[in-house]
Context: one part of a larger RNA
RNA sequence: CGUAAGAGCAUUGAGAGGAUCCCUCCUUAGUACGAGAGGACCGGGAGGGACGCACCGCUGGUGUACCAGUUAUCGUGCCAACGGUAAACGCUGGGUAGCCAAGUGCGGAGCGGAUAACCGCUGAAAGCAUCUAAGUGGGAAGCCCACCUCAAGAUGAGUGCUCUCAUGGAAAUAAUCCAGUAAGGUCACAGGAAGAACACCUGUAAAUAGGCGCCAGGUGGAAGUGCAGCAAUGUAUGCAGCCGAAGCGUCCUAAUAGACCGAGGG
Numbered sequence: 001c002g003u004a005a006g007a008g009c010a011u012u013g014a015g016a017g018g019a020u021c022c023c024u025c026c027u028u029a030g031u032a033c034g035a036g037a038g039g040a041c042c043g044g045g046a047g048g049g050a051c052g053c054a055c056c057g058c059u060g061g062u063g064u065a066c067c068a069g070u071u072a073u074c075g076u077g078c079c080a081a082c083g084g085u086a087a088a089c090g091c092u093g094g095g096u097a098g099c100c101a102a103g104u105g106c107g108g109a110g111c112g113g114a115u116a117a118c119c120g121c122u123g124a125a126a127g128c129a130u131c132u133a134a135g136u137g138g139g140a141a142g143c144c145c146a147c148c149u150c151a152a153g154a155u156g157a158g159u160g161c162u163c164u165c166a167u168g169g170a171a172a173u174a175a176u177c178c179a180g181u182a183a184g185g186u187c188a189c190a191g192g193a194a195g196a197a198c199a200c201c202u203g204u205a206a207a208u209a210g211g212c213g214c215c216a217g218g219u220g221g222a223a224g225u226g227c228a229g230c231a232a233u234g235u236a237u238g239c240a241g242c243c244g245a246a247g248c249g250u251c252c253u254a255a256u257a258g259a260c261c262g263a264g265g266g
Base pairs, nucleotide, nucleotide: 001153005164006163007162008161009160010159011158015150016149017148018147021049022048023047024046025045026044027043033038051107052106053105054104055103059101060100061099062098066094067093068092069091070090071086072085073084074083075082076081110145112144113143118138119137120136121135165266167179168178169177170176184261185260186259187258189203190202191201192200208254209253210252211250212249213248214247217243218242219241224237225236226235227234228233
């Protein structure tokens, strides 16, 4: 911009993409077959590999300042206690959320259809024969459906429901143009399990973010003080102190103030 007014929500599916895999074992059955050796079709059940999708409850990885330990040095006057720097975490031990795999769930189902090679039935031309000429069956990991995803710019622009609509000005008073609006939308604002930008989603009719409270979880026993010890240190107070993202709650703070676009009965 189009989809013959302007919008919101929900849909159909032309079409497109994805997937389509393989192995082993048990049973049928040591049966059919075979002199024996050997050893099935069909059917039923179990397990696994690779691949794919999703997720983070479990096992773990990361987690750049969440917790703790620690060396050197500087600083807060000193002790104690802390803070800075050490190549963009000084080093070390752990680690929430998020992201992830090595972790764990699921998937490749069809006694649907039409077929290929091939196998048939009936059957003439050609008194026989012949799957074929008329007619009519079976038959594949392949084809079309079925399964998952996208999808009406499918210009062939589909469908349903709902919402809005007789304002002003200009104009040959008429096509049309301009302005302000309606439903609705955009910007802005607070944000996001959404995201390169855009888009998408939520939000004062409120838990959207921060703060605060509780709690999960992490670290692992704070400072101060008492006690024991000459001291280093240990121990009690005390599963303590501290804590980023998680969960629940709470309007305390901030979502303010606003601006703009957008029909005229098609």
Description: RNAcentral holds the full RNA, with entries from ENA. A computed fold for a 266-nucleotide part of an RNA from Aulosira sp. FACHB-129, annotated as large-subunit ribosomal RNA, domain VI. Model confidence (mean pLDDT): 87 of 100.